Small-subunit ribosomal RNA, 5' domain from an uncultured bacterium, 526 nucleotides, folded computationally.
Context: one part of a larger RNA
RNA sequence: GGAUGAACGCUAGCGGCAGGCUUAACACAUGCAAGUCGAGGGGCAGCGCGGGGCGGCAACGUCCUGGCGGCGACCGGCGGAAGGGUGCGUAACGCGUGAGCGACAUGCCCGUUGCCUGGGGACAACCGGUGGAAACGCCGACUAAUCCCCAAUAUGAUAUUUGUCCGCAUGGACGGAUAUUGAAAGUUGAGGCGGCGACGGAUUGGCUCGCGUCCGAUUAGCUGGUUGGCGGGGUAACGGCCCACCAAGGCUACGAUCGGUAGGGGUUCUGAGAGGAAGGUCCCCCACAAUGGAACUGAGACACGGUCCAUACUCCUACGGGAGGCAGCAGUGAGGAAUAUUGGUCAAUGGGCGGAAGCCUGAACCAGCCAUGCCGCGUGCGGGAAGGAGGCCCUAUGGGCUGUGAACCGCUUUUGCGAGGGGGCAAUAAGGGCCACGAGCUGGCCUGAUGAGAGUACCUCGCGAAUAAGCAUCGGCUAACUCCGUGCCAGCAGCCGCGGUAAUACGGGGGAUGCGAGCGUUAUCC
Numbered sequence: 001g002g003a004u005g006a007a008c009g010c011u012a013g014c015g016g017c018a019g020g021c022u023u024a025a026c027a028c029a030u031g032c033a034a035g036u037c038g039a040g041g042g043g044c045a046g047c048g049c050g051g052g053g054c055g056g057c058a059a060c061g062u063c064c065u066g067g068c069g070g071c072g073a074c075c076g077g078c079g080g081a082a083g084g085g086u087g088c089g090u091a092a093c094g095c096g097u098g099a100g101c102g103a104c105a106u107g108c109c110c111g112u113u114g115c116c117u118g119g120g121g122a123c124a125a126c127c128g129g130u131g132g133a134a135a136c137g138c139c140g141a142c143u144a145a146u147c148c149c150c151a152a153u154a155u156g157a158u159a160u161u162u163g164u165c166c167g168c169a170u171g172g173a174c175g176g177a178u179a180u181u182g183a184a185a186g187u188u189g190a191g192g193c194g195g196c197g198a199c200g201g202a203u204u205g206g207c208u209c210g211c212g213u214c215c216g217a218u219u220a221g222c223u224g225g226u227u228g229g230c231g232g233g234g235u236a237a238c239g240g241c242c243c244a245c246c247a248a249g250g251c252u253a254c255g256a257u258c259g260g261u262a263g264g265g266g267u268u269c270u271g272a273g274a275g276g277a278a279g280g281u282c283c284c285c286c287a288c289a290a291u292g293g294a295a296c297u298g299a300g301a302c303a304c305g306g307u308c309c310a311u312a313c314u315c316c317u318a319c320g321g322g323a324g325g326c327a328g329c330a331g332u333g334a335g336g337a338a339u340a341u342u343g344g345u346c347a348a349u350g351g352g353c354g355g356a357a358g359c360c361u362g363a364a365c366c367a368g369c370c371a372u373g374c375c376g377c378g379u380g381c382g383g384g385a386a387g388g389a390g391g392c393c394c395u396a397u398g399g400g401c402u403g404u405g406a407a408c409c410g411c412u413u414u415u416g417c418g419a420g421g422g423g424g425c426a427a428u429a430a431g432g433g434c435c436a437c438g439a440g441c442u443g444g445c446c447u448g449a450u451g452a453g454a455g456u457a458c459c460u461c462g463c464g465a466a467u468a469a470g471c472a473u474c475g476g477c478u479a480a481c482u483c484c485g486u487g488c489c490a491g492c493a494g495c496c497g498c499g500g501u502a503a504u505a506c507g508g509g510g511g512a513u514g515c516g517a518g519c520g521u522u523a524u525c526c
Stems, first nucleotide, its partner, number of pairs: 001526004006522005013377006019370002021335001026333003030330003035078003040075002043071002047069003050065006085288003094213008104205002109201007117151005127140005156181011186193002214260003221251003226248004231243003263285004267278004290311005313324004341367001343366003349363001350361004380411004390402005416463006425453001431447006437440001470515005475496003481510005491498002
C1' cells in the first nucleotide's frame, strides 16, 4: 500500500447493487415452513341446493332424506429421500481430476412391443360396548376399492443341454430344447386416463482404480479378519462386507502407526510473477439433524419437521403414566467487541399433488432494519475589495493571515417539499374465434382474467440557495507552523522518541495538510 462477513470512536443528506451470529453443532416460548388427489374407494361429520313432514299468513324455524354440489375424518395412490439449514465429525477414494464396471440399480419421463383371464379374503371408517386425567387405546359386529391373496397364461428369470458369433483374463452377445418359477386394475362423457411384463433411451445414483490433497520423527515400528486362498452367506452389485476351514502373510524412512488441526473444490485476497494466505456470500460434492444406536417402508433413507431403543435435558400429570427436539423462516434467552422483521405475496420463477380448475410452498420474489461494503449523486454556480467587521500573529501610528471566503448582484433547481401523470415484470387459465387433421375430453394460432412489491421506479409542472460536512493529522519517517497554557507534572507515542520555564512532539486557539458521507483506531492476511 492493498484486502475484510469486521468491531470500536467521532460524524452523517440521498440512491443503486450486494452483504449481515466469524462466539455456544448452547437452550428454546409462540406462529408458520409438506401436502395433494372425490376422474381409485366406502361413505356423509359440517356447509350449500333439491325433495318430503310438522309449526306458521309469510319470512322463517325444526325434523327426515346422499338425490345433487361438494367434503371433515377414514381406506388407497403419489409426494413427505427434493427444496431449505449447518460445518459437528472426517486427513478419507471425503474432495478435485482422469479412467473403469465383461460386477450394478434407476420411481416419475421418452421410444418399441405384447398382455390386462378367472376366483377368493381382510382391515379402517361407520355402528354397539368399554378403559384412561391425558396421550392414547381395547373388545364385538358389518363393509368397498387402483388394498391383500390364490389360480391361469406370457416374452422373461434360474438350472441343465445345444448351436453361431465375438472378446478384455475371469468371459460376453444372440438363438433352440427341457424343467422350475413367475404379471396385471380399474374408471369413464367409451374418446381417453390408467394397470402389468419385456427390450431400449435419458436422467440420477452405487462401486473400483491412477494422480493430487495440512503440521509434528521430542510419534519408528504397525497389524489378528490382520494379508491371501477354497467354499458359502449377504447385497442392486464386486469385495474379509460377514462366516467356516487352510496358508502366513500385509504396511513402513518414497514416513507406516500415533498425536494435533481441518469439511473439499470452483474460487477469493495479495503479489510483476513465482509464491503466500483464505474457503463468508453464490455454485458443485460430502457429512450431520439434542447425544449414541438400530432397522422398517420405499425406485430411492438407515430418513431435519417418520418409527423403535438408550442417555441427558425441558414440560404436562388425577402420580398410574405421557409429551418434546429451530444446524427450516421469523423470534427469545445466553455467550460475545459484534451480526436484522415474531413483515407481504404466491404476481413471476421453480417444486409437490391433480385431467383441469385449483390447493400447498418462510423454496422464491418482494418489503423492513444496519454507512457493513462497493459504486453514483448532492450539500450550489458565476460575478464580487489592493481586501469590511471579527478572530489570530508580528519587528505593532503599520502590516500579515483567515480571504473571493462573506456581504452584495445575477443564475440554476440535481436533491428536497407540494401537485399531476405513470409503465414493464403478464407468459397465459377458463371461455370465445380461426385453422389443421387420423375428427377428439385432439393439436396449433389469435383473443381473453390475474401484480405482493406499489401508485413504487420513472416523467412533467410549481416553490425556493432553499433541506445537507465532517474526521484525522501537522518533530523525522510523512503532505502540513505559529501563539498561549503546562513545567519529567498532566500527558503523547507505530518506531526513533517528546515533557525537568520560551515544547512546531502534551492541552487549547489561529492557521495549514490529507481524505471526504465519511474519517480515524484496533484485529487479521499478503

The full RNA is in RNAcentral, with records from ENA and SILVA.